[in-house]
Molecule: c-di-GMP-I riboswitch aptamer
Organism: Actinomycetota bacterium
RNA sequence: CCCCGAUAAAGGCACGGCUCGCCGAAAGGCGGGUUUCGCAAAGUCACGGGUCUAACGGAAGCCAUGCUUCCCAUGACAGCCGGACUGCCGGG
Numbered sequence: 001c002c003c004c005g006a007u008a009a010a011g012g013c014a015c016g017g018c019u020c021g022c023c024g025a026a027a028g029g030c031g032g033g034u035u036u037c038g039c040a041a042a043g044u045c046a047c048g049g050g051u052c053u054a055a056c057g058g059a060a061g062c063c064a065u066g067c068u069u070c071c072c073a074u075g076a077c078a079g080c081c082g083g084a085c086u087g088c089c090g091g092g
Stems, first nucleotide, its partner, number of pairs: 002092004012039002016035008037079001043085003047082003050077003057071006
């Protein structure tokens, strides 16, 4: 440097549930406590695909100055897949 590998060791993260606070239109995110599914990158990055939301905007309708339906990321998801960067331990 490259490849492979978990429970072997030391560690790490924290799906979900309960709870408190904050941001956001929402999806979702941040922080604390508790419990805990799982993860060899469940570390970081929205580059490609995919998924979620639909504020703004557009179209149509209506019981009309608003409401409903549909479309739409510029919003979000890295614990959906791929990719990029970095990394502990062990073996080759």